Predicted 3D model of a 683-nucleotide part of an RNA (large-subunit ribosomal RNA, domain II) from a Candidatus Levyibacteriota bacterium. RNAcentral holds the full RNA, with entries from ENA. NCBI's taxonomy places the organism under Bacteria, Bacteria candidate phyla, Candidatus Levyibacteriota.
[in-house]
Context: one part of a larger RNA
RNA sequence: ACCUGUGAGUUAUUGUGUACAGCGUUAGUUUAAGCUACGAACGUAGCGAAGACAUAGUGAAAGCGUGGCCUAACCGGCCGUUAGUUGUAUGCAUUAGACCCGAAACUAGGUGAGCUAACCAUGAGCAGGCUGAGUCCCGUCGAAAGAUGGGAGGAGGGCCGCACCCGUAUACGUAGCAAUGUGUUGGGAUGACUUGUGGUUAGGGGCAAUAUGCCAAUCGAACCUAGAGAUAGCUGGUUCUCCCCGAAAUAUAUUAUGGUAUAGCGCCUUGUUAAUUACUCUGCGGGGUAGAGCACUGAAUGGUUCGUGGGGGAGCAAUCUCUCGCAACCAAUCAAACUCCGAAUACGUAUGAAUGUAUCAAGGUAGUCAGGCUGGUCGGGCUAAGCUGAUCAGUCGAAAGGGAAACAGCCCAGACUCCCAUUUAAGGCCUCUAAAUCAAAGCUAAGUUUUGAAGGAAGUCAAGAUCCAGAGACACCCAGGAGGUUGGCUUAGAAGCAGCCACCCUUUAAAGAUAGCGUAACAGCUCACUGGCGGAUGGUUCUUGGCGCCGAAAAUGUAUCGAGGAUUAAGUUUUGUGCCGAAAUUGGAGAUUUGUAGCAAUACAAGUGGUAGGGGAGCGUUCUAUUUGCAGUGAAGUUGGUCUGUAAGGACUGGUGGAGCGGAUAGAAGUGAGAAUGCAGGU
Numbered sequence: 001a002c003c004u005g006u007g008a009g010u011u012a013u014u015g016u017g018u019a020c021a022g023c024g025u026u027a028g029u030u031u032a033a034g035c036u037a038c039g040a041a042c043g044u045a046g047c048g049a050a051g052a053c054a055u056a057g058u059g060a061a062a063g064c065g066u067g068g069c070c071u072a073a074c075c076g077g078c079c080g081u082u083a084g085u086u087g088u089a090u091g092c093a094u095u096a097g098a099c100c101c102g103a104a105a106c107u108a109g110g111u112g113a114g115c116u117a118a119c120c121a122u123g124a125g126c127a128g129g130c131u132g133a134g135u136c137c138c139g140u141c142g143a144a145a146g147a148u149g150g151g152a153g154g155a156g157g158g159c160c161g162c163a164c165c166c167g168u169a170u171a172c173g174u175a176g177c178a179a180u181g182u183g184u185u186g187g188g189a190u191g192a193c194u195u196g197u198g199g200u201u202a203g204g205g206g207c208a209a210u211a212u213g214c215c216a217a218u219c220g221a222a223c224c225u226a227g228a229g230a231u232a233g234c235u236g237g238u239u240c241u242c243c244c245c246g247a248a249a250u251a252u253a254u255u256a257u258g259g260u261a262u263a264g265c266g267c268c269u270u271g272u273u274a275a276u277u278a279c280u281c282u283g284c285g286g287g288g289u290a291g292a293g294c295a296c297u298g299a300a301u302g303g304u305u306c307g308u309g310g311g312g313g314a315g316c317a318a319u320c321u322c323u324c325g326c327a328a329c330c331a332a333u334c335a336a337a338c339u340c341c342g343a344a345u346a347c348g349u350a351u352g353a354a355u356g357u358a359u360c361a362a363g364g365u366a367g368u369c370a371g372g373c374u375g376g377u378c379g380g381g382c383u384a385a386g387c388u389g390a391u392c393a394g395u396c397g398a399a400a401g402g403g404a405a406a407c408a409g410c411c412c413a414g415a416c417u418c419c420c421a422u423u424u425a426a427g428g429c430c431u432c433u434a435a436a437u438c439a440a441a442g443c444u445a446a447g448u449u450u451u452g453a454a455g456g457a458a459g460u461c462a463a464g465a466u467c468c469a470g471a472g473a474c475a476c477c478c479a480g481g482a483g484g485u486u487g488g489c490u491u492a493g494a495a496g497c498a499g500c501c502a503c504c505c506u507u508u509a510a511a512g513a514u515a516g517c518g519u520a521a522c523a524g525c526u527c528a529c530u531g532g533c534g535g536a537u538g539g540u541u542c543u544u545g546g547c548g549c550c551g552a553a554a555a556u557g558u559a560u561c562g563a564g565g566a567u568u569a570a571g572u573u574u575u576g577u578g579c580c581g582a583a584a585u586u587g588g589a590g591a592u593u594u595g596u597a598g599c600a601a602u603a604c605a606a607g608u609g610g611u612a613g614g615g616g617a618g619c620g621u622u623c624u625a626u627u628u629g630c631a632g633u634g635a636a637g638u639u640g641g642u643c644u645g646u647a648a649g650g651a652c653u654g655g656u657g658g659a660g661c662g663g664a665u666a667g668a669a670g671u672g673a674g675a676a677u678g679c680a681g682g683u
Base pairs, nucleotide, nucleotide: 001683002682003681004680005679006678011096012095014093015092016091017090018089019088020087021086022085023084028053029052030051034047035046036045037044038043057064058063067079068078069077070076099237100236102234106227107226108225109224110223111222117201118200119199120198121197122196123195124194125193126191128160129159130158131156135152136151137150138149139148140147141146164188165187166186169184170183171182172181203219205215206214207213212221240618241617242616243615244614245613250263251262252261253260254259264368265367266365267364268363269362270361271360277358278355280353281352282350283349284348285347291341292339293338297335298334299333301331302330303329304328305327307326308325309324310323311322312321313320314319371396372395373394374393375392376391377390378389379388380387401412402411403410416590417589418588419587421586423584427580428579429578430564431563432562436577438576439575440574441573442572443571449566455550456549459547460546461545462544463543464542465541467539468538477532478531479530480529482506483505484504487501488500489499512527515526516525517524591608592607593606594605595604596603597602619672621669622668623667624666625665626664627663628662629661630660637656638655639654640653641652642651643650644649
């Protein structure tokens, strides 16, 4: 891992509903323990009114009573004024282990120191080599203390290093040789050394040169058994089929936030087979949101002064002037906690209409209390987040199908089943790929299309404005661009052109006391301005719009059209006609639910996506009772095949097998397996 088997809402109690049954509805219904009879047993029948519920309510109660209470009193209000009871089945709850498996732990009583820790008693072990303490002896010096040389000797938690003990580093090993090992390397090796045997200390404890270490491969509290099916608001699992309906992820409370209770939302039953119900249309209402406004409350800009207050200056003073506030006025603004105003929606209500129970009530009984995204309006945040919160709507959740290349939440559309039929939606129609290389008129040259901003630009198309223009515009080209004058000042110089002041006049077709370059200063080259040339459906400048350009750098491989590829398009704008395209729609056949009609057959109408969850109807397994059958001319089981039912399933038949097994109607359950890191066995 697979296969086979096994594996989870049970039983009792009490309560409360539902269905059915007995008796009763002329007020009853019912026995419990126990006893008797029968019986092999389980049990059955009878007896047994003790007791229970009902038969009268109401009031806090005394009490009164088909009425009672409230009250001084009701013409008022509240409660009440004859049907129940006992079983069986079943839903839910209660108490019990209460659907099953699962702790970490707690308590009690015991078992352990043959492992290991410490200790006690008694034994054992430590190759070889090195060093050479105190002390003693002898010599020399010395008065001595002592110093010094030589010798003897053999101290030490001394040195090197086997056995022995340990386990530093590293490699291997990691289902190993081994549930801690092996190789190499390393530490101690006469000591706080190592070791044999026997003994002592026990779990709320012992031992510990303390590491939370060790106490039998177990230690922040050993192991065994019991309480015990501890408890688990937690995780996992929970076994056949079909049909009908179908949620929630919210409010409030909570030692509560991943739990629970009540409400909300689901399902089932019932109702007067019901109504001033619901939803939509229509009419009528109140409002203070959006917007707007500045009349209030505040914010905030500029100006004015016949107002008013403070300060500075001038003045002898009057007064004048400057400045800062307040106030008023004028102009133009801002506000969720401003409003002189004020919608659309929403909400309330009324009559009628359309739909027709969608509404409401009572009873029974679930799940839900982590929601997600998209769009609108807002709060928080950075007008950040696939962020967070509120509200309205949609979708997913619980929804398949078509489109968006792929893509829960976007767009279209809600799948009862079948059909090699129909028409469409969104979206598409060059090829991949179903359908237009469709039609008309434009634009784009960037492969823009096929990401992106501020900003930038004689890209290009269109519209408008402006001024000039056959008395010749714009551009190129040719010519002129002068004189007073080198203006005055300044300056070494200043001559149009360092700087300051002024900026006139003349000749002219025109020409600045000069717009640039240039010189030391001049000179020189241009410009403005003028003429000529040439001949325009023209030109200058500006505004707006369409489509483009730059701005534009990333990490595995083109890689920001799904791809190929596409340029009067297969891009883009506008218009039009076709076609394709879904489980939508229509057609045909069939199944089923509810309603209506009907005695029925049947017809018609509306339905039949679905998680949690509710309801209904069935299939199959084992056993029991009654009844009816099959079987050595071959039962069950097993293995192939055929047929059949909407499904769970059923029937027939071949092989195998070799002795039991079905049908019908009821009843009772150890009643259905794929999952629980399930359990047992096998391979």
Background
Model confidence (mean pLDDT): 84 of 100.